Overview:
The RNA shown here (Glycine riboswitch aptamer) has 92 nucleotides. The model forms 89% of the base pairs in the Rfam consensus. The coordinates come from a structure-prediction model, not an experiment, and the mean pLDDT is 81.

RNA sequence: AGGGGGCUCUGGAGAAUCUCGCAGGAGUGCCGAAGGUGCAAGACUUGAUACGUCAAGUCGAAUCUCUCAGGCAAAAGGACAGAGAACAACAA
Numbered sequence: 001a002g003g004g005g006g007c008u009c010u011g012g013a014g015a016a017u018c019u020c021g022c023a024g025g026a027g028u029g030c031c032g033a034a035g036g037u038g039c040a041a042g043a044c045u046u047g048a049u050a051c052g053u054c055a056a057g058u059c060g061a062a063u064c065u066c067u068c069a070g071g072c073a074a075a076a077g078g079a080c081a082g083a084g085a086a087c088a089a090c091a092a
Stems, first nucleotide, its partner, number of pairs: 002090001004087001007084005016028001018027003029072003035068001036066001038064001042059007
């Protein structure tokens, strides 16, 4: 050099400004891009085996999936992307 976590700035999608209720709240319809769930190839373990394989389990990615959480005017938030100043350890 490089990768890492946070900080600042910029960009940043989707979906009812729904209904009921004085209010706490409740209901219906939706969205996926905070977070979280699930798994493909592959790897590993165990068992069986006719030695060709087979079965079970574990690990295993996403903007995919589910919609638990969150969200459905604006604001805020927002995966991700770009830029900036530092930070601690690793590292040729």